[in-house]
RNA sequence: UGCUCAUCCAGAAGGGUUGAGGGUUCAGGCCCGUUGACGCCCUGGCAACCCCCGAUUUGAUCGCGCCCGUGAUCGUCGGGAUAGGUGCCACCUCCUGCCUCGCCACGCGAAAGUGUGCCGGCGAGGGCAGAUGAGCG
Numbered sequence: 001u002g003c004u005c006a007u008c009c010a011g012a013a014g015g016g017u018u019g020a021g022g023g024u025u026c027a028g029g030c031c032c033g034u035u036g037a038c039g040c041c042c043u044g045g046c047a048a049c050c051c052c053c054g055a056u057u058u059g060a061u062c063g064c065g066c067c068c069g070u071g072a073u074c075g076u077c078g079g080g081a082u083a084g085g086u087g088c089c090a091c092c093u094c095c096u097g098c099c100u101c102g103c104c105a106c107g108c109g110a111a112a113g114u115g116u117g118c119c120g121g122c123g124a125g126g127g128c129a130g131a132u133g134a135g136c137g
Base pairs, nucleotide, nucleotide: 001137002136003135004134005133006132007131008130013043014042015041016040017039021032022031023030026097027096028095029094044089045088046087049085050084051080052079053078054077055076056075059074060073061072062071063070064069093129098126099125100124101123102122103121104120105116106115107114108113
């Protein structure tokens, strides 16, 4: 640096240091910040991706065994944070941006319906991008 998969509305802050910007590109918005933010260091914590323990053939594959069985790996379920690898500790990934749909609004129509939405609002799903982990190259 690339690929694949999973997750992203929960949760968790004190001290030291620094000194003007920050919420990882851009734009708009909204916030944080000289009552010291962001970053860095220390300590503490959160969570449970890896991890650890147990159950499971009313799951799969493979091995061993004459059958009953048994072992391994994976899956599923429950629990843990004692040991270890990461991660994280303002705001939904702070929100919106691209596409689709629904409701409302407005135009046309007798109606069914249909069109518009730069100048309006609300909601849902998806996409793009990103972050983190695990696996692979």
Model confidence (mean pLDDT): 79 of 100. SAM riboswitch aptamer (S box leader) from Longibacter salinarum, 137 nucleotides, folded computationally. The source organism's lineage runs through Bacteria, Pseudomonadati, Rhodothermota, Salisaetaceae and Longibacter. It matches the Rfam family "SAM riboswitch aptamer (S box leader)". From the family's description: The SAM riboswitch is found upstream of a number of genes which code for proteins involved in methionine or cysteine biosynthesis in Gram-positive bacteria. Its family is annotated with regulation of gene expression in the Gene Ontology.